[in-house]
RNA sequence: GAGGGUAUAGCUGAGUGGUAGAGCAUUCGACUGCAAAUCGAGAGGUCCUCGGUCCAAACCCGUGUAUCCUCU
Numbered sequence: 001g002a003g004g005g006u007a008u009a010g011c012u013g014a015g016u017g018g019u020a021g022a023g024c025a026u027u028c029g030a031c032u033g034c035a036a037a038u039c040g041a042g043a044g045g046u047c048c049u050c051g052g053u054c055c056a057a058a059c060c061c062g063u064g065u066a067u068c069c070u071c072u
């Protein structure tokens, strides 16, 4: 220098156009002599940035950034 992948909750990570889900962690409650485990409930997301398409975008298109891989 060329090509390609990935970016979603604190962490992991699903979701290929129509209400953003799950596990772990965290908070509260039940249970317990106290804890752990278990069970129940809650909180936590401008879906990397900017722009475009569309009635409607995490999802499609373009740009940029970060990171990984391949080639040179």
Base pairs, nucleotide, nucleotide: 001071002070003069004068005067006066007065010024011023012022018055026042027041028040029039030038048064050062051061052060